[in-house]
RNA sequence: AGCUUAUCAAGAGUGACCGAGGGACAUGGCCCGAUGACGUCCGGCAACCCCCUAUAAUGGGAAGGUGCCAAAUCCUGCAGAAUGACUUUCAUUCUGAAAGAUAAGGC
Numbered sequence: 001a002g003c004u005u006a007u008c009a010a011g012a013g014u015g016a017c018c019g020a021g022g023g024a025c026a027u028g029g030c031c032c033g034a035u036g037a038c039g040u041c042c043g044g045c046a047a048c049c050c051c052c053u054a055u056a057a058u059g060g061g062a063a064g065g066u067g068c069c070a071a072a073u074c075c076u077g078c079a080g081a082a083u084g085a086c087u088u089u090c091a092u093u094c095u096g097a098a099a100g101a102u103a104a105g106g107c
Stems, first nucleotide, its partner, number of pairs: 003105006013042001015041003021032003028075002043069003048065002050061003073099001078096008
């Protein structure tokens, strides 16, 4: 790298350093950012693994391994449905898929 399963609308700084782009991706949007974004450190959040209770969980915890800390995974994209305008279509909503992220497992 690829496979399986689960989750992805909650939560997380008025700190320090740095200094120009950043929000995974082709499209179209919409945002964040010199009042300092992104990133790093510290700090924090959460509870997948983990720990405790009784070899237990729907209970409790947070030492350790990860993860995360603008906006739903920022929205969209592909398919279907509903509604309203109006018929070439457009808008809104819902459902599913795809892609992605994270964890655990397996090869």